[in-house]
Context: one part of a larger RNA
């Protein structure tokens, strides 16, 4: 000086408290451990790993196993040598590949020989190449203490010094935010503001909607909010209340993460030192595996029902996406889907009928008209190809489960719960996941004693 404490004071955060919904127990998706396996490819491991890297594993991917092949090579420069380049067609084989054979003769220079650019093929070796090794050699990029209100310097004072002091104390804030006191004055990096968005107006344009008009909308630009105005307390900051106002005290959300902690993590994104593999730890292709299953944790869905299930019927969205795409009328199918072939590079046309919800009706407390797991059969759809290993419909099957032990999670308002929708990837889809977008729309909070976590002081330390 700092860490530390089952010392002490003061603060604050969905940290507990009040309150709603949950996981933990069932089934089934996924990701892990573990075990098993030729292989089940690697990483990630308390918070800060585990529907994480994967925003999409049937082949491809892919990095793992076998099998069969290859050696300057799949890919890149350079040296020589040949030949345009392609394009076919035939044996062989799972393919990779090996093997024979046919057509072809272009571009610039230059009369011509020739030469040169491009690409193919072959030899030589220098080299290629390794998702092999170290994230405890690195860069970069990211997580976490935490969007917590700390971290620090010049110069000055103090102390022999290591240091302090400023940054303390007395208010006050979300806030080392301000004020006020003082051996301090002053300034950096953070807070705030500056940025995007949503809410309210005004001006301007109007492609496009709906018959027009209007205007909702849609874009651009501006205004507006500042404790600015009143009352009251206060030295002041500032606190409580009021008016106006669409909004009020940071208006609501998002981008924004100091000095650093954890020898976090990644060398498999990508780069990258030293090691390290060269007929192989490269490289190619075919099957297979990553998808296994006595089990144990994680996140999640869908349920255990009458606030509900079924059946018919009537409504209101917003983000978004489309040309190797979105597909509309209409026809056929019980349905998944087919035929179609209008329109649409998109405010015009599609994808798009939202769902929950209204209103009639039916079940009437039961393992059931609740669950919907498995399994049987027959179909559709995408792809060379669904058997290992894709969705999806239909018929028929109809498990567990009657609200889940200890214990444990999210959340303070358009929030929680509930409800459907869209996009990324993507030939298809294992999507119940991610990311978003709107409908419906709650309950509580006394409070700071007691968990966790952090922040100032100050105390004790045999600890650095």
């Nucleotide at each position: 000086u700092g860490a530390c404490g089952g010392g002490a004071a003061c603060c604050c955060g969905c940290a507990c408290a009040a309150g709603c919904g949950g996981u933990g127990g069932a089934g089934c998706a996924u990701g892990u451990g573990g075990u098993u396996c030729a292989a089940u490819u690697c990483g990630a491991c308390a918070a800060u790993a585990a529907g994480c890297g994967a925003g999409g594993a049937a082949c491809c991917u892919u990095a793992c196993c076998a099998a069969g092949g290859u050696u300057u090579g799949a890919c890149a420069u350079c040296u020589c040598u040949g030949g345009a380049a392609u394009u076919c067609u035939c044996c062989u084989g799972a393919a990779a590949g090996g093997g024979a054979g046919a057509a072809g003769u272009g571009c610039c220079c230059g009369c011509a020989a020739g030469g040169g650019a491009g690409c193919c093929a072959g030899a030589u070796g220098a080299c290629a190449g390794g998702u092999g090794u170290u994230g405890c050699a690195u860069g970069g990029c990211u997580g976490u203490c935490g969007u917590c209100a700390g971290c620090u310097c010049g110069u000055g004072u103090c102390g022999u010094g290591a240091g302090a002091c400023g940054u303390a104390g007395g208010g006050u804030u979300a806030a080392g935010u301000c004020c006020u006191u003082c051996a301090a004055c002053g300034a950096g990096c953070g807070c705030a503001a500056c940025c995007c968005u949503c809410g309210u107006c005004c001006u301007g344009u109007g492609u496009u909607a709906a018959a027009u008009u209007a205007u909702u909308c849609a874009c651009a630009g501006g205004a507006g909010a500042c404790u600015g105005c009143c009352c009251g307390g206060g030295u002041a900051a500032c606190c409580g209340g009021g008016a106006g106002g669409a909004a009020g005290g940071u208006g609501g959300g998002g981008a924004u993460g100091a000095c650093g902690u954890c020898a976090a993590g990644u060398c498999a994104g990508c780069a990258u030192g030293a090691c390290u593999c060269u007929u192989a730890c490269g490289c190619c292709u075919u099957g297979g595996g990553c998808u296994a299953c006595a089990c144990a944790c994680g996140u999640g869905c869908u349920a255990c029902a009458a606030u509900g299930g079924g059946g018919c019927u009537a409504a209101c969205a917003a983000c978004g996406g489309g040309a190797c795409g979105c597909c509309a009328a209409a026809u056929c199918g019980c349905a998944a889907g087919a035929u179609g072939g209008a329109g649409c590079a998109a405010a015009u046309c599609c994808c798009u009928u939202a769902a929950a919800u209204u209103g009639c009706c039916u079940c009437u407390c039961a393992g059931u008209u609740c669950g919907g797991a498995u399994u049987g059969a027959g179909g559709u759809c995408u792809g060379c190809a669904a058997c290992u290993c894709g969705a999806c419909c239909u018929c028929a099957u109809g498990a567990a489960g009657c609200u889940g032990g200890a214990a444990u999670c999210g959340c303070u308002a358009g929030u929680a719960a509930c409800c459907g929708c869209a996009g990324a990837u993507c030939a298809g889809c294992c999507u119940c996941g991610c990311u978003g977008c709107g409908g419906u729309g709650a309950a509580u909070a006394c409070g700071u004693u007691c968990u966790c976590g952090g922040g100032u002081u100050u105390u004790g330390u045999a600890c650095a």

Source information: The part of an RNA shown here (small-subunit ribosomal RNA, 3' major domain) has 464 nucleotides and comes from a Patescibacteria group bacterium. Rfam family: Bacterial small subunit ribosomal RNA.